Predicted 3D model of RNase P RNA and transfer RNA as a complex of 470 nucleotides. Model confidence (mean pLDDT): 81 of 100. Rfam match: Bacterial RNase P class A. Rfam classes the family as a ribozyme. Gene Ontology terms of the family: dimeric ribonuclease P complex, ribonuclease P activity and tRNA processing. From the family's description: Ribonuclease P (RNase P) is a ubiquitous endoribonuclease, found in archaea, bacteria and eukarya as well as chloroplasts and mitochondria.
RNA sequence: GAGGUCGAUCGGGCGACCGCGGGCGGUUCGCCGUCCGAGGAAAGUCCGCGCUCCCCAGAGCGCAGUGCCGGGUAACUCCCGGGCGGGGAAACCCGUGGAUAGGGCCACAGAGACAAACCGCCCUGCAUGUUCAGGGUAAGGGUGAAAAGGUGGUGUAAGAGACCACCGGCGCAGGCAGCAAUGCCGGCGGCCAGGCAACCCCCACUGGGAGCAAAGCCAAGCAGGAACGAAGUCCGUUCGCGGACGAGAGGUUGCUCGCCCCUUUUGAGUUCCGGGUAGGCUGCUUGAGCAUCACGGGGACGUGAUGUCUAGAUAGAUGGUUGCCCAGGAGAAGUGCGCCUGUUCUGAACAGGUGCGCCGAACCGGACAGAACGCGGCUUACAGAUCGACCUCAGCG
RNA sequence: GGGCCCGUAGCUCAGUGGUUAGAGCGGCCGGCUCAUAACCGGUUGGUCGCAGGUUCGAAUCCUGCCGGGCCCA
Numbered sequence: 001g002a003g004g005u006c007g008a009u010c011g012g013g014c015g016a017c018c019g020c021g022g023g024c025g026g027u028u029c030g031c032c033g034u035c036c037g038a039g040g041a042a043a044g045u046c047c048g049c050g051c052u053c054c055c056c057a058g059a060g061c062g063c064a065g066u067g068c069c070g071g072g073u074a075a076c077u078c079c080c081g082g083g084c085g086g087g088g089a090a091a092c093c094c095g096u097g098g099a100u101a102g103g104g105c106c107a108c109a110g111a112g113a114c115a116a117a118c119c120g121c122c123c124u125g126c127a128u129g130u131u132c133a134g135g136g137u138a139a140g141g142g143u144g145a146a147a148a149g150g151u152g153g154u155g156u157a158a159g160a161g162a163c164c165a166c167c168g169g170c171g172c173a174g175g176c177a178g179c180a181a182u183g184c185c186g187g188c189g190g191c192c193a194g195g196c197a198a199c200c201c202c203c204a205c206u207g208g209g210a211g212c213a214a215a216g217c218c219a220a221g222c223a224g225g226a227a228c229g230a231a232g233u234c235c236g237u238u239c240g241c242g243g244a245c246g247a248g249a250g251g252u253u254g255c256u257c258g259c260c261c262c263u264u265u266u267g268a269g270u271u272c273c274g275g276g277u278a279g280g281c282u283g284c285u286u287g288a289g290c291a292u293c294a295c296g297g298g299g300a301c302g303u304g305a306u307g308u309c310u311a312g313a314u315a316g317a318u319g320g321u322u323g324c325c326c327a328g329g330a331g332a333a334g335u336g337c338g339c340c341u342g343u344u345c346u347g348a349a350c351a352g353g354u355g356c357g358c359c360g361a362a363c364c365g366g367a368c369a370g371a372a373c374g375c376g377g378c379u380u381a382c383a384g385a386u387c388g389a390c391c392u393c394a395g396c397g
Numbered sequence: 398g399g400g401c402c403c404g405u406a407g408c409u410c411a412g413u414g415g416u417u418a419g420a421g422c423g424g425c426c427g428g429c430u431c432a433u434a435a436c437c438g439g440u441u442g443g444u445c446g447c448a449g450g451u452u453c454g455a456a457u458c459c460u461g462c463c464g465g466g467c468c469c470a
């Protein structure tokens, strides 16, 4: 210098005038002063948690989610580190439980889709050949996304893990290393019969339901109606009722049991329809907060010290106009070198055209997008600019 | 703001892993009729909202976007 991989940061700056929301202070209640006022994604609402209400008596079944191993965290479908497999020359990137518990599926083609013989090869009937029939076989061909491990040999009528050697895989038991996933080592068994679990399932772990329009308070206002809904018996009694068993509405937000609560006919409650309000306050922003430093850790992260306060609207504020500057784009005029043509013309000079550079005036000009209880992640959108680490190749020192 | 559901031909819908995705209405052409409708015959029309993944194979299963609809105090 060229090409590439990974990660991080910023995402215009400084003003002027007019306006908007909030806090604090003042006020003659009209306003005035001062301070603060969107993001890395505020988005999608895909995960997780705080918070609030309902429920809190659990058990079984079911349902949902996650999925190599270890760690981090309040928690996670997140992050960090490691393992294995695949891709790449490398930096690096991508994937991730179990198919020997069981069920199911594998269209078309093909003989056969998990057990088979279409062509073929071989033997016999059969008398030598073709054809035919019976049998053996799975090396070769063909079909398909996928067809009984590969190479060499022995063997055989022909063949085949049928047998042998080596290689690959699987299983069993063992040793060593590691917390573990797993790796390495030698041994045994011819065990070699596929794929799909983003189909059911198995194994391990996790999960109560709803959501700030949650929820609480104040004020104002209104009209109720329908459906479902029990069965009594016994004991005590001061005759009001109380208790036990039974029965029933409901809660336990999938079901069953169990439990809880209330009622037992003047009816417990539940569901549906209808009516009213559309105001205010709290929740509401100090929080797993942010910045710097130190320490621990390989890292995610943790601990400590110091400093700091940084939007809270409620039809929803954070805007509009404009000046200068900075990236960036655009290229008028000028100019250097080269080429072509023409004129003056022996060298050269001038004019026009054109290619590549240098400089650079007007003009244009900053993406994606915008809080609505808060926070940690993921995903998606994003003009442009900057920085760092690493890999490969080439040249020079 | 929060919760839930849907997307297949111009319209309304089927299709729940397997050949080239179907049906009705519609559009177009022809027939019937004096003519129109009805009727009969033929024909047309699809990026299964988009992208990526799982699978031999995806409208269908999984994930992420896009668009639309409903509910709440």
Stems, first nucleotide, its partner, number of pairs: 001393010012325007020037007039368001043379002046377005051211004058257004063207005068082005083096005097202002102200002104196003118141002120137006149167006168192002170189003174185004215282004224273005232245005246264003250260003289308008326366001328364002334358011398469007407422004415453001423441006446462005